[in-house]
Molecule: transfer RNA
Organism: Candidatus Brevefilum sp.
RNA sequence: UGGGGCAUGGUGCAAUGGCAGCACAGCGGACUUUGAAUCCGUUGAUCCAGGUUCGAAUCCUGGUGCCCCGG
Numbered sequence: 001u002g003g004g005g006c007a008u009g010g011u012g013c014a015a016u017g018g019c020a021g022c023a024c025a026g027c028g029g030a031c032u033u034u035g036a037a038u039c040c041g042u043u044g045a046u047c048c049a050g051g052u053u054c055g056a057a058u059c060c061u062g063g064u065g066c067c068c069c070g071g
Base pairs, nucleotide, nucleotide: 001070002069003068004067005066006065007064010024011023012022013021018054026042027041028040029039030038047063048062049061050060051059
């Protein structure tokens, strides 16, 4: 410096342009002499700024960060 990919709860991942979900973790409860395990309930997220659209996590443009390839 060029090309490609990725960015979603605390973590790991889903989501045909149409209600943002799952697991673990956290919190509360049940159980237990206590703890662990198990069971029930529950909080919490779309990298940033624009654009398109009735409607954007998704499409387009620009930016930021990370990874890979080439020089």